[in-house]
Context: one part of a larger RNA
Molecule: large-subunit ribosomal RNA, domain IV
Organism: Methylobacter sp.
RNA sequence: CUCGGCUGAAGGAACUAGGCAAAAUGGAACCGUAACUUCGGGAGAAGGUUCACCCCGAGUAGGUGAAGGCACUUGCUGCUGGAGUUGAAAGGGGUUGCAAUAAAUUGGUGGCUGCGACUGUUUAGCAAAAACAUAGCACUCUGCAAACUCGAAAGAGGAAGUAUAGGGUGUGACGCCUGCCCGGUGCUGGAAGGUUAAUUGAUGGGGUUAUCUUCGGAGAAGCUCUUGAUCGAAGCCCCAGUAAACGGCGGCCGUAACUAUAACGGUCCUAAGGUAGCGAAAUUCCUUGUCGGGUAAGUUCCGACCUGCACGAAUGGCGUAACGAUGGCCACACUGUCUCCAGCCGAGACUCA
Numbered sequence: 001c002u003c004g005g006c007u008g009a010a011g012g013a014a015c016u017a018g019g020c021a022a023a024a025u026g027g028a029a030c031c032g033u034a035a036c037u038u039c040g041g042g043a044g045a046a047g048g049u050u051c052a053c054c055c056c057g058a059g060u061a062g063g064u065g066a067a068g069g070c071a072c073u074u075g076c077u078g079c080u081g082g083a084g085u086u087g088a089a090a091g092g093g094g095u096u097g098c099a100a101u102a103a104a105u106u107g108g109u110g111g112c113u114g115c116g117a118c119u120g121u122u123u124a125g126c127a128a129a130a131a132c133a134u135a136g137c138a139c140u141c142u143g144c145a146a147a148c149u150c151g152a153a154a155g156a157g158g159a160a161g162u163a164u165a166g167g168g169u170g171u172g173a174c175g176c177c178u179g180c181c182c183g184g185u186g187c188u189g190g191a192a193g194g195u196u197a198a199u200u201g202a203u204g205g206g207g208u209u210a211u212c213u214u215c216g217g218a219g220a221a222g223c224u225c226u227u228g229a230u231c232g233a234a235g236c237c238c239c240a241g242u243a244a245a246c247g248g249c250g251g252c253c254g255u256a257a258c259u260a261u262a263a264c265g266g267u268c269c270u271a272a273g274g275u276a277g278c279g280a281a282a283u284u285c286c287u288u289g290u291c292g293g294g295u296a297a298g299u300u301c302c303g304a305c306c307u308g309c310a311c312g313a314a315u316g317g318c319g320u321a322a323c324g325a326u327g328g329c330c331a332c333a334c335u336g337u338c339u340c341c342a343g344c345c346g347a348g349a350c351u352c353a
Base pairs, nucleotide, nucleotide: 001348002347003346004345005344006343007342008341010339011338014337019334027051028050029049030048031047036041038173052095053094054093055092056091062086063085064084068080069079070078071077072075096100108332109331110330111329112328113327114326115324116323120132121131136171137170138169139168140167141166142165148157149156150155174319175318176317177316179249180248181247184246185245186242187241188240189239190238193237194236195235204226205225206224207223208222211218212217250268251267252266253265254264277311278308289305290304291303292302293301
């Protein structure tokens, strides 16, 4: 020096990213117990008192309950009876020790706040969380040979279920709520018109040649190459609906009898211009914003303000008791974390033999 264990004057978090680690608390009985609350909790809240042994209390209270007796419904019966056995406490007096839950075992506590309701789940082997799940809520599909999934198929799951069921998606207890926009994308419905496939093959053109010929050429039928009129569904265009579907939710200028600000007005654009609530926030760049609180001193914290770079309503908004090996801040207790290190007991390393 490393590892394990122990003690420490005065101070007591000054340590540090952070009280990490350690210390402290700790049992039982009794007293007592706040805000808040979903009335269940919070709560072991917090905070106190007592504890060994001996004597008295007292072989008492209490527990158990034999023999015997009585009754009849004669029973593993009911009532009575109290023997035997077991056996406290309150309270009072005394004794020992530094100390009596003497060892071991055995919660530190309180306050404010973020997030997630909760129990649960997760990165086997650096992450346990605010992530996932959850009950609850909502939308949507599905009428049963269901939708959906696996499988070339047969078949199977769904389900030996039947819309109070099953599948998918989002949100995430509970409370109060969930605004506006259907222009785009999607989905659902509509079918008048436009477009449109295979199909059908009108018409025109070419090749070939029986034949005709003025010998230049023309050219039926057939065969063949090609052209593509007409017929033609869904889809798309189109017309509606739909946002707890994907998503979106403005700018400039002026104006009140101090100033400032703008309830008000004008104008441009849009599908519509962000409602309630919240807000320097797990979101705020400028920013250590400004004010208040806490400290002697506070980039963190708490409460406000609103100038929201770039919150906002089931990609949920805002609250919320309880809960959390969860994040931030503060206080009490406590301490070698520290001021500042010292000593002791072990195991190793190391040096020497």